C1' cells in the first nucleotide's frame, strides 16, 4: 500500500418508542433508550424514497363583485425542503488477518 471482516481488543455510533425545542410537513436537535452499524464518519453530486409551506392549474362549493374577475375552502401538480441507517459515488479513519 492493497485486500478482507474469520478471531481478539480498545474506543465509537444509536432504530423504535418517551419527553423538551425547531419546522408548514417531511424531518431535525437535545436528553433518556439500544434494534441494529467495521465506515451506522463527512459530502445531497446521480437515482430512490418521503414531504408540499410558498408557487402553478383546473373543477367544485361559499363569500365578495356584476360578468373581467378576486377571495376563502377543497383537489391536483410541484423541490427550492428533507433523507447518507435506501442504494451509488466521492473524501477521510480506527483494530485484526493476509
Nucleotide at each position: 500500500a492493497c485486500a478482507u471482516g474469520a478471531u481478539a481488543a480498545u474506543a465509537g455510533c444509536a432504530a423504535a418508542c418517551c419527553a423538551g425545542c425547531c419546522g408548514a410537513a417531511a424531518g431535525g436537535u437535545u436528553g433518556g433508550g439500544a434494534c441494529g452499524c467495521a465506515a451506522a464518519g463527512u459530502c445531497a453530486g446521480g437515482a430512490g424514497u418521503c414531504u408540499a409551506a410558498g408557487g402553478c392549474a383546473u373543477u367544485a362549493c361559499a363569500c365578495g363583485g356584476c360578468u373581467g374577475c378576486g377571495u376563502g375552502u377543497a383537489u391536483g401538480c410541484g423541490a427550492u425542503g428533507a433523507u447518507c441507517g435506501u442504494c451509488c459515488g466521492a473524501c477521510u479513519g480506527c483494530c485484526a488477518u493476509g

RNAcentral holds the sequence, with entries from Rfam. This is a predicted structure of a 98-nucleotide RNA (c-di-GMP-I riboswitch aptamer) from Paenibacillus radicis (ex Gao et al. 2016). Rfam family: c-di-GMP-I riboswitch aptamer. From the family's description: GEMM was predicted in a large-scale screen for bacterial structured RNA regulatory elements. The prediction has a mean pLDDT of 84.